[in-house]
Context: one part of a larger RNA
Molecule: small-subunit ribosomal RNA, central domain
Organism: uncultured bacterium
């Protein structure tokens, strides 16, 4: 290499979009490139095989076939597959009527609550803790009560709700603005799937410039614990956390399960559409679809656990990825980075 795999033993790329490339529905013709058949050349000789000879056997060595499984040329067949042609219409799209949503962007509005200003009451303690101290207060604090500034997050609704490709997305309203889904069955007519490179998106933190900074808070600085206590608790508190524009490209980026399609027994919740029943009408209740989220569970699958029409089952098609532990996600090198780092990625040694 053939193979064998990748929930959890080593293994799914953080997501998506796409190039090349692999792979692709159904019906007619035409070619005959792949296939698959005949024939001719050539396929060196020995070797190998199998039938025979020869040395007293045998090894060995001679004759004869076979065998060389290719390749080249002609001729043929056309089911498959491929090119060309021309149709279909269930895949794919699209149109048209609905529909639901924390899907994005961006203005603005409006409340609670902390905090800090000023002013009124009021006086001696507040705050903390396992105890306590540091801390804050007679320069009048905790506590209330009024006024006003400011930022940041949005209680209850609220759900194994939804919504998005993934990260993720939760007051109110308006403006743009993407993407699903029903439902007609109207157009287009295989126009699809997947995706090495490539591009775009990307939590938290972290980097640059510019603004903001109420709360909380790495560091720091104290207090306390304790043999120490660079740490758990308290008291303060700066980056940041927040906007704006850039860069950065990781994460237990997880469902630890790549995406597409198709096929396979069911029960029960639960959100979105459609149609029927019921009904005086019915939002309710009953029944069927369809699309999504859950639970439990047959067949089959699995080492077990466990998954089980939302597969880990049974099949195709196309990516990634793994191959004993360690040294190592390191090293050197090479891209990219202002920098942190990131990303491709080893070997000697060792067990």
């Nucleotide at each position: 290499u053939u193979g064998g795999g990748c929930g959890u033993a080593a293994a799914g790329g953080g997501u998506g979009c796409g190039u090349a490339g692999g792979u692709g529905g159904u019906g007619a013709u035409g070619c005959a490139a792949g296939u698959c058949u005949g024939g001719u050349g050539u396929g060196a000789a020995a070797u190998c095989u199998c039938g025979g000879a020869g040395c007293u056997u045998a090894a060995c060595u001679c004759c004869g076939a076979a065998a060389u499984u290719g390749c080249a040329c002609c001729g043929g067949a056309u089911a498959c597959u491929g090119c060309g042609u021309u149709g279909c219409u269930c895949g794919a799209g699209g149109a048209c009527u609905g529909u639901a949503g924390a899907g994005g962007a961006g203005a603005u509005c409006g409340g609670a609550a902390u905090u800090c200003a000023c002013g009124g009451u009021g006086u001696a303690g507040c705050a903390g803790u396992g105890a306590a101290a540091u801390g804050c207060g007679u320069a009048g604090a905790u506590a209330u009560c009024g006024u006003g500034a400011g930022g940041a997050a949005g209680a209850c609704c609220a759900g194994u709700u939804g919504c998005g490709a993934a990260g993720g997305c939760g007051g109110a309203u308006c403006u743009c603005u993407g993407g699903g889904c029903a439902g007609u069955u109207c157009c287009u007519g295989a126009c699809a799937c997947u995706g090495a490179g490539g591009c775009a998106c990307g939590a938290a933190g972290g980097c640059c410039a510019g603004g903001g900074g109420a709360g909380c808070a790495a560091a720091c600085g104290g207090g306390a614990u304790u043999a120490g206590a660079u740490a758990c608790c308290c008291c303060g508190g700066u980056a940041g956390u927040c906007c704006u524009g850039g860069c950065a490209g990781u994460a237990a980026a997880c469902g630890g399960u790549g995406c597409a399609c198709g096929u396979u027994u069911g029960g029960u919740g639960u959100g979105g559409g459609c149609g029927g029943g019921u009904u005086c009408a019915g939002a309710c209740c009953c029944c069927g679809u369809c699309c999504g989220u859950g639970c439990c569970g047959g067949a089959g699958c699995u080492a077990a656990c466990g998954c089980g029409u939302u597969a880990a089952a049974c099949g195709u098609g196309c990516c990634g990825c793994c191959u004993g532990g360690g040294a190592a996600g390191u090293a050197c090198g090479g891209u990219c980075g202002c920098a942190a780092g990131a990303u491709u990625a080893a070997a000697a040694c060792u067990c």